[in-house]
Molecule: transfer RNA
Organism: Kitasatospora sp. NPDC101801
């Protein structure tokens, strides 16, 4: 340098081929318990890696940057 793949809460990852951004665990708060750990109820935590264009509507499409992975000259 080319080519390919990937970016979402604190972390691992979904969002059904454009139409309400979620689930697990982690935090916090309560139940329970003689305490505490399991379990169970609820809560709060997102500019979806930035910029810009499509569209009534983008995490999802186009476009340019920036991280990281892989593969190549």
């Nucleotide at each position: 340098g080319c080519g390919g793949g990937u970016g979402u809460g604190g972390c691992u990852c979904a969002a059904u081929u454009g139409g309400c951004a979620g689930a697990g665990c982690g935090g916090c708060c309560g139940u329970c318990u003689c305490c505490a750990a399991a379990g169970c109820g609820g809560c709060a935590g997102g500019u979806u890696g930035g910029g810009g264009g499509u569209u009534c509507a983008a995490g999802u499409c186009c476009u340019c940057c920036c991280g990281c992975c892989c593969g190549u000259g």